This is a predicted structure of a 1207-nucleotide part of an RNA (large-subunit ribosomal RNA, half B) from Candidatus Iainarchaeum sp. Its Rfam family is "Archaeal large subunit ribosomal RNA".
Context: one part of a larger RNA
RNA sequence: CCUAAGGGAAUUCGGCAUAUUAGCCAUGUAUCUUCGGUAUAAGUGGUGCCUGCAUAGGAAUAUGCAGGUUGCAAUAACUCGAGGAGUCCGACUGUUUAACAAAAACACAGGUCCCUGCUACCCAGCAAUGGUGUGUAUAGGGGCUGACUUCUGCUCACUGCAAGUAGGUUAAAAUCUGUUCCAACGGAUCUAAGCCCUUGUGAAGAGCGGGCCUAACUCUGAGGCUCUCACGGUAGCGUAAUACCUUGCCGUUUUAUUGGCGGCUUGCACCAAGGAAGCAACGAGAUUCCUACUGUCCCUAGGUUGAGCCCAAUGAACAUACUUCGCUGUGUAUAUGCUGCGGAACUCCAAUGGGAUGAGAAGACCCCACGGAGGUUUACUACAGCCUGAUGUUGUGAUGUAGUUUUGUAUGUAUAGAGUAAUUGGGAGUCUUCGAAGCAAUUUCGUCAGGAAUUGUGGAGACAAAAGUGUAACACCAAUCAUAUGAAAAUACAUUGCUUACCUCACAAGGGGACAGCAUUUGGUGGGUAGUUUGGCUGGGGCGGCACGCUCCUGAAAAGAUAUCAGGAGCGCCCAAAGGUCUGCUCAAUCGAGUCGGAAAUUCGAUGUAGAGUGCAAGAGCAAAAGCAGGCUUAACUAUGUUUUUAAUAGCACAAAACGUAGGAAGGAAACUUGGGUCUAGCGAACGCUAGUGCGCCACUUAAUAGGGCCCUAGUCUUACAAUGAACUUAUCCUGGGAGUAAUUGAGUUGUCGCGGGUAAGAGUUCACAUCGACCCCGCGGUUUGCUACCUCGCCGUCGUCUCUUGGCAUCCUGGCUGUGCAUGAGCAGCCAAGGGUGGAGGGGUUUACUCAUUAAAGCCGAACGUUAGUUGGGUUAAGAACGGUGCGAGCCAGUUUGGUUACUAUCUGUUGGAGUUGCUGAUUGAUUGAGGGGUAGAUGUCACGAGUACGAGAGGAACAUGACGUCGUAGCCUCUGGUGUGCCAGUUGUUCGAAAGAGCAUCGCUGGGUAGCUACGCUAUUUUGGAUAAGAGCUGAAUGCAUCUAAGCACGAAGCCAUCCCUGAAAAUAAUCAAUCACUCACGAACAAUCCCCUAAAAAGGAUUCUAGUGACGAGAGUCCCGAUAUAAGAUCGGAUUGAUAGGUUGCUUGUGUAAGUAUCAAGCUCACGCGAGAUAUUCAGCAUUGCAAUACUAAAAACUCGAGG
Repeated sequence: CCUAAGGGAAUUCGGCAUAUUAGCCAUGUAUCUUCGGUAUAAGUGGUGCCUGCAUAGGAAUAUGCAGGUUGCAAUAACUCGAGGAGUCCGACUGUUUAACAAAAACACAGGUCCCUGCUACCCAGCAAUGGUGUGUAUAGGGGCUGACUUCUGCUCACUGCAAGUAGGUUAAAAUCUGUUCCAACGGAUCUAAGCCCUUGUGAAGAGCGGGCCUAACUCUGAGGCUCUCACGGUAGCGUAAUACCUUGCCGUUUUAUUGGCGGCUUGCACCAAGGAAGCAACGAGAUUCCUACUGUCCCUAGGUUGAGCCCAAUGAACAUACUUCGCUGUGUAUAUGCUGCGGAACUCCAAUGGGAUGAGAAGACCCCACGGAGGUUUACUACAGCCUGAUGUUGUGAUGUAGUUUUGUAUGUAUAGAGUAAUUGGGAGUCUUCGAAGCAAUUUCGUCAGGAAUUGUGGAGACAAAAGUGUAACACCAAUCAUAUGAAAAUACAUUGCUUACCUCACAAGGGGACAGCAUUUGGUGGGUAGUUUGGCUGGGGCGGCACGCUCCUGAAAAGAUAUCAGGAGCGCCCAAAGGUCUGCUCAAUCGAGUCGGAAAUUCGAUGUAGAGUGCAAGAGCAAAAGCAGGCUUAACUAUGUUUUUAAUAGCACAAAACGUAGGAAGGAAACUUGGGUCUAGCGAACGCUAGUGCGCCACUUAAUAGGGCCCUAGUCUUACAAUGAACUUAUCCUGGGAGUAAUUGAGUUGUCGCGGGUAAGAGUUCACAUCGACCCCGCGGUUUGCUACCUCGCCGUCGUCUCUUGGCAUCCUGGCUGUGCAUGAGCAGCCAAGGGUGGAGGGGUUUACUCAUUAAAGCCGAACGUUAGUUGGGUUAAGAACGGUGCGAGCCAGUUUGGUUACUAUCUGUUGGAGUUGCUGAUUGAUUGAGGGGUAGAUGUCACGAGUACGAGAGGAACAUGACGUCGUAGCCUCUGGUGUGCCAGUUGUUCGAAAGAGCAUCGCUGGGUAGCUACGCUAUUUUGGAUAAGAGCUGAAUGCAUCUAAGCACGAAGCCAUCCCUGAAAAUAAUCAAUCACUCACGAACAAUCCCCUAAAAAGGAUUCUAGUGACGAGAGUCCCGAUAUAAGAUCGGAUUGAUAGGUUGCUUGUGUAAGUAUCAAGCUCACGCGAGAUAUUCAGCAUUGCAAUACUAAAAACUCGAGG
């Protein structure tokens, strides 16, 4: 690859795969709908060939009608949709991870927001320049959403973005100013962008609550109260690709549903362009059901091709320390190698995949590294870019404003004084027909009194001096101050012109224009880009904590020291008295007495070793005190040493403490005491900065300071506390290491888990122990879950299924017993017992658990949570994608969902089989024995009878024995039934060999049958009887004058044990037995050796005999070769070998198919009357075939070779 009876998805994660359907014609077509579609919906019928006619056409031909006719079947082969009904997602066609993801991801038309007026925005580039675009807002760029329909709620507090801006802040430059001059430096003024600030903006980033009460049964809560926010989730949808609990509840689908669909909905954690809800069509998308169909399965079988296997030739890779096993124990805790026991003669071949912690790849998970890289950001530090002020390129006007300078005008009110006296000086006159006083009007100032100016009128005086007031005395002149105001100059700023720089523009004209651009500089912004960092301890790491600096106690094992994320507690201060000193006193509590007064207030007395107090933890210490008071005080001093602790035994800083010396003090009569607190905690380097009335030191300059440097002291900091200025993420990841360290197995332990026991409170009407049994106590197991971190990180494949095997017993059934709250029946509990059995379905990846129908029963566990160099790959656990949640984000989640490479030729060993060799004391042939080994060969039920009996009031209702029939299993077989049956026969399609006949090809073309063989779904067989026992039940019977199943003795008792049965088994090394046959020889024979002969003085040489290596005969028998099959991978086995039926051939029979070819006749009709014609009938149970059974030497088993005991 082909085919399968009966069943028909029972298989499985899942109908994966297979099968079914299929072309054309006709008929017919639901629901929904965007009216296009859905639609080849679904469903039903027809289909070949021949003859004739009609229609169309020029014809080939096509279409239609009528009649005839064959087959199991006519799109007969090839070609060639299975269909339907729900749901989710995405509208659609399309695109994508070349080589594990084709999708729900991307895109898309449509929607919407933002930017952009052209030298556009945006993008590339250092720039020149280029793209967009030779386009111009119906355009270009960017973001989000994603057809269509109905819609798209609230929030501007935060973050962005946009706009604004009185004020605040603010750089450089500039101006002013300080520092004795100059400079550095400082201060002030002015001031851009930015920020603060004020608004706007959600189809910008985003966000969208809690508590309590309440209605005529209950429930619920329209409603009310309250807290709070920027606003508190609207419409719609909702257990969802989103729901933890969860297999939610109800309905439906099913015998049974963790599924599907429809509802409800208290939404852990839906929600409105990160769009919401629908939706016809579409989809190699996800999911559920139904029909049809089938080897997916029950339950396998047969066949075909290729490989395997065998022969010949050629000839890799991986890998390779050596090696003969099993069990048990040991051991770095799973040994071929060590121990004990057992097994084991050697070699080869085919298989198998248990082991070699098999090979392969310096584990990708985990941890570590002062390792790396990618990504992100409100990590740190920079840099592009952008915004912005200044200066240069950079010229010339106008107007306004500002301050400065120059110049003019006006004004200047305390009180007193007639009064609006700026200040100082001069001064005795000054002004006036060139029009005084006064009056009127207007303007202006104002302290509201008045002043000034102008004009008109008026037509001659007004003022000063003197006097007086007062700090100051006035007319007039000069100078000055302040204020107001005008003009001019230069400067700055703002606004607005000009054209010549500069830019632009086809040449030009023109346009822009001192702006822009460019350069230098200033501030801002700035993951756009770059570099870097991103502690430690840790019963893995993370989260948590701080055991990271100190103090006390315990641990700590009576010197000292001593660990843990050991146990109990503390510190990061406080106090000018709570310090120093001198002097005095005695506390807590109890008893007695005593006005209000009580148990307890203040007072008195007694007792009172501390039961109080001591600033704060604990420990130690303390009574004429270290406690409680009072007096006086500042030693809570300066300088300088030593020692101790910190830090045991090396070194070590900060810090703390103890003891001195010198100085000067306090208290005390004095001795003396005092360098803080009764002692042990209360702390911090260097650099930098600040401070110091420290009479410190040094140098420069100087007339002298100021300033500088150093030392000391104090303050300011590092709690990761001997002190670095520093965020995340990686499932896109990488490197180096680690069994120093996690996730799986193992090992240890056994809290937890499972099982058992002791005692017996109690329940059981009574009664602890028929049955159940609390509290407490003692064990066992090593199947749960923990703990430990011992093997393994140069790698032991991780859950579940399938397959296959074996073990334990704490027994689910079957067997034998005992007790019972056992009448029978059915039960309950216990004892013995592991021989056999222990099944089928539903949903879920599931193991588990639940459910359905059966059943004698549907046991619990182990074997590296048995089993991946055996399967599967549904789950978990990579890369894609989505939802909910979370995070600013990259991303993440023992949350969900969809998709997603399972590679290895077997060396050793083990196992299953098949052969060869040697040994077994001559060889060979044949027949046995049976030590030992293996097997399960049976298990169980129903019915009948016994018997409606025993029993029982009845209702009900057994057993022993016997028989029949099943179910499951095992072994064998093929008569029957069925399957296969690529031997075979027949039918038939397309095509080729011109046609016929006969063939080839198309899966054996397809279809219908089918012998042998092999097979199951078919048939046959399937077990008893002894022996020894277990629990138990007995006889006799003592110890114990009784009793007692026991101690001696006797006899029973189970599916269990041993035999009976089957298979194997002289390699059973103690290597067995019996029988038969053969053998005990012959010939040749080199060298050496020995003996003899010859020769020789002795030898050598020569000859003969013997022995030996070897060769050849004989030889019971065996093998090769040859023909084969009852056998078979190769070997082997069995049969034959001419004295022969071994194979082939031939013939006959049987069997299969189903009536051959040719010929004759008939045949619907047509006809040119010759013939054409699908097909039918006869010849013809024909033809063809025959892996079967017989017969028959026709062919081939010819000839030949090898081994083989022989003293």